[in-house]
RNA sequence: AGUGGUUGCAGCCACGAUAAACAGGGCUUUAAGCUGCAAGCGUUGAUCGCCGUACCCGGCGGUCAGGUAGUC
Numbered sequence: 001a002g003u004g005g006u007u008g009c010a011g012c013c014a015c016g017a018u019a020a021a022c023a024g025g026g027c028u029u030u031a032a033g034c035u036g037c038a039a040g041c042g043u044u045g046a047u048c049g050c051c052g053u054a055c056c057c058g059g060c061g062g063u064c065a066g067g068u069a070g071u072c
Base pairs, nucleotide, nucleotide: 002015003014004013005012006039007038008037009036010035011034025072026071027070028069033041043066044065045064046063047062048061049060050059051058052057
């Protein structure tokens, strides 16, 4: 070269054929994933429908909202 850290571009870091990670400056904090811009994939809250269960909870889907923050 390439692969990975949600996606695109740029950066940062790791690995060496594998796709993970204790790395991605430190500490505290947040559900919020390394950073910037854009996205809204995961994810968090509310609500609606269906199913299971049975009055409480779980699964799937739709809609609306959020898109960590502070400090050195």

The RNA shown here (Pistol ribozyme) has 72 nucleotides. The sequence is in RNAcentral, with records from ZWD. The coordinates come from a structure-prediction model, not an experiment, and the mean pLDDT is 82.